This is a predicted structure of a 350-nucleotide part of an RNA (small-subunit ribosomal RNA, central domain) from a metagenome.
Rfam family: Bacterial small subunit ribosomal RNA.
The full RNA is in RNAcentral, with records from SILVA.
Context: one part of a larger RNA
C1' cells in the first nucleotide's frame, strides 16, 4: 500500500469563493508518453523450486536446469488514457422577453402597545400569589380622559408558504444591489465537476470605543417557600438586549444525512412559470419545467426507517472515523485586547 465505514452505534469541515491537484462530453487526424507484444543485453554467487549425485539415511554437501515476476536498449501494435491540431452541440455559459420572493445594504416613514412626564375627573386602595409579604398609594396611587417624550418590536395577513450557500430574513415607502425560475429563439464552443493549502461570510453570548436605554433582564438586593433554599414563586434591578465602527469565530451552526452527474413504479397536496382544452371571465380538467411536503413499490438498512428532495443503482472529487476513560485535555505552535479558539498527544487505567 491493499480493508471496512460515516442519518441514530466512532465518523460529513457551520457555509461559500477558489489556487494546486484529481477527474472530465462528442468527432476526425496525428503522435506513440502511459498501455500491449517481440528481440537483445542485464538480472553475481549462494538460497528458494525441479531432476540427478555423495556421506549407511537425513540434516548437510554437490552437478545440471528452471526461476529471478525487474531494468535498459531496440523493433512493432494503436482500441483505450494522455499530448498536439481541427470540427461538433446534448454539459456549461451569454443574449432577448417575462415571473415570484421576510435575499442583501441605505435612507425615510406609520399605527397598536408598554413605560415615563404634564394636565383633567376621581378616592382608598393598588399590585402580587398556592397563600402571602417585600413594593406602590391621602405629598392623591390604581382606574379613566386629553396632551407630550422616548426606545424597542412589527398583531391580523401567516401557510410542513416564500427567499438565501449557510448563519439567517417578516409594518410601509423610496434608492442601490445579489441570486433563482419559466418560454422561445440566437450565439460562444467543453469554457466543466470537485477542491489539500488559501480566503471570505458566519446565531447567541462575550470584548473595545462612542452613543442610546421603553420593555425585558444574568449579577445583585429585598420578600416568600424550606430542615436549609446561595433555586424554582414575588417586588425591584445593573451589565446586556438597540445603533455605529472594530474584534471574537463558536452552537443540538441539525436533515445530527459533503458536493456534482446519470439512472430506477406510483399516489396525493402545495408554491412559481408555461402549453393545451374550456369559458364572457375567474375556475375546473389534461400536461411540461423548477421548488417544497406527505404516503408508498422495487431496492437498501442491525433495526428504526430511507425511498426521483434516497439512506436505492453507479462514477468523480473532498472531509472524517478506527474500543471506553484520561481528553477535545497537557505541551508546543498559530490566532485573539481578553474570554478563549484552532491544531493535538502520552503515561496510566478498564
Nucleotide at each position: 500500500c491493499u480493508g471496512g465505514g460515516c442519518g441514530u452505534a466512532a465518523a460529513g469541515c457551520g457555509c461559500g469563493c477558489g489556487u494546486a491537484g484529481g477527474c472530465g462530453g462528442u468527432u476526425u487526424g496525428u503522435u506513440a508518453a502511459g498501455u500491449c507484444g517481440g528481440a537483445u543485453g542485464u538480472g553475481a554467487a549462494a538460497g528458494c523450486c525441479c531432476c540427478g549425485g555423495g556421506c549407511u539415511c537425513a540434516a548437510c554437501c554437490u552437478g545440471g536446469g528452471a526461476a529471478c515476476u525487474g531494468c535498459a536498449u531496440u523493433c512493432g501494435a494503436u482500441a483505450c488514457u494522455g499530448g498536439c491540431a481541427g470540427g461538433c452541440u446534448a454539459g456549461a455559459g451569454u443574449a432577448u422577453g417575462g415571473u415570484a420572493g421576510a435575499g442583501g445594504g441605505a435612507a425615510g416613514u406609520g399605527g397598536a402597545a408598554u413605560u415615563c412626564c404634564g394636565g383633567g375627573u376621581g378616592u382608598a386602595g393598588c399590585g402580587g400569589u398556592g397563600a402571602a409579604a417585600u413594593g406602590c398609594g391621602u405629598a392623591g396611587a390604581u382606574a379613566u380622559c386629553c396632551g407630550g417624550a422616548g426606545g424597542a418590536a412589527c398583531a391580523u395577513c401567516a401557510g410542513u408558504g416564500g427567499c438565501g450557500a449557510a448563519g439567517g430574513c417578516g409594518g410601509c415607502u423610496u434608492c442601490c444591489u445579489g441570486g433563482a425560475c419559466c418560454a422561445a429563439u440566437a450565439c460562444u464552443g467543453a469554457c466543466g465537476c470537485u477542491g489539500g493549502g488559501g480566503u471570505g461570510c458566519g446565531a447567541a453570548a462575550g470584548c473595545g470605543u462612542g452613543g442610546g436605554g421603553a420593555g425585558c433582564a444574568a449579577a445583585c438586593a429585598g420578600g416568600a417557600u424550606u430542615a436549609g433554599a446561595u433555586a424554582c414563586c414575588c417586588u425591584g434591578g445593573u451589565a446586556g438586549u438597540c445603533c455605529a465602527c472594530g474584534c471574537c469565530g463558536u452552537a443540538a451552526a441539525c436533515g445530527a444525512u459533503g458536493g456534482g452527474u446519470a439512472c430506477u413504479a406510483g399516489g396525493u397536496g402545495u408554491u412559481g412559470c408555461g402549453g393545451g382544452u374550456a369559458u364572457u371571465g375567474a375556475c375546473c380538467c389534461c400536461u411540461g419545467c423548477a421548488g417544497u411536503g406527505c404516503c408508498a413499490a422495487a431496492g437498501c438498512u442491525a433495526a428504526c426507517g430511507c425511498a426521483u428532495u434516497a439512506a436505492g443503482u453507479a462514477c468523480c472529487c473532498c472531509g472524517c472515523c478506527u474500543g471506553g476513560g484520561g481528553a477535545g485535555u497537557a505541551c508546543g505552535g498559530c490566532c485573539g485586547c481578553a474570554a478563549g479558539g484552532c491544531u493535538a498527544a502520552a503515561a496510566c487505567u478498564c